Background
A computed fold for a 132-nucleotide RNA from Syntrophaceae bacterium UBA2188, annotated as c-di-GMP-I riboswitch aptamer. The organism belongs to Syntrophaceae, within Bacteria.
[in-house]
């Protein structure tokens, strides 16, 4: 210096959702919130001679949250139910270049234009630390 990424150290960012503000909207800004367990449940892929490990998806349980239904109650509130969303990151810094998804307008069916998303993937670019 490059690759790589730890049960290391010091830090960093901040999901669902909520409040306020901006925007037609997707979404964004500020503040709050601080992000599980089971592989002795199943499947795929990668590594290993194997044991086994890693990773993606599904499933179960559970926690947080959202609105809905229902029961009790005068109300405040409390009980029960099913559903949906989230349950972290080694660039979750930056760039919309390719793909995906979403929003708006037109077209009306293969689409076109504009926009959003960098916490969907790839690519580019910069960067902290330093075990194997």
């Nucleotide at each position: 210096u490059g690759c790589c990424g730890a049960u290391a150290a010091a830090g960093c960012c901040a999901a669902a959702c909520c409040a306020c503000g901006a925007g037609u909207a997707a979404u964004c800004g500020u503040g709050g919130g601080a992000c599980g367990c089971c592989u002795g449940c199943c499947c795929g892929c990668c590594g290993u001679a194997a044991c086994c490990g890693g990773u993606g998806g599904g499933g179960g349980c559970u926690c947080g949250c959202u609105g809905c239904c229902u029961c009790a109650g005068a109300a405040a509130u409390g009980g029960g139910g099913a559903a949906g969303c989230g349950g972290g990151g080694a660039a979750a810094g930056c760039c919309a270049c390719g793909g995906g998804u979403c929003c708006c307008a037109g077209g009306c069916u293969u689409c076109u234009g504009g926009g959003a998303u960098a916490g969907c993937c790839g690519g580019g670019u910069u960067g902290c630390c330093g075990a194997a």
It was read from a public genome assembly, where an Rfam model found it.